Model confidence (mean pLDDT): 88 of 100. Predicted 3D model of an 87-nucleotide RNA (c-di-GMP-I riboswitch aptamer) from Paenibacillus sp. MAHUQ-63. Of the family's consensus pairs, 95% are formed in the model.

[in-house]
RNA sequence: UCUGCGAACCGGCAAAUGGCGCGAAAGCGGCAGACGCAAAGCUACAGGGGCUAACCGGCUUCGGCCGUAUGCCAGCCAGCUACCGAA
Repeated sequence: UCUGCGAACCGGCAAAUGGCGCGAAAGCGGCAGACGCAAAGCUACAGGGGCUAACCGGCUUCGGCCGUAUGCCAGCCAGCUACCGAA
């Protein structure tokens, strides 16, 4: 110095929930709040998986039902990158 690993240090992020806003929804943004996280940083066009179903198509007892992503999720797996330095 690099890799692995994860004691310590400087710190970092922010689940549920509440409330405001956007959205058809999934979900997203801000504020409050901390369940947790050593990558809970980035990537949805590296890939897998999952959620929603507006538009559209088919059906309908006309109430809706089924299919479907171009919408969404990385705090599901994953790819890429990265702070610190004990054993």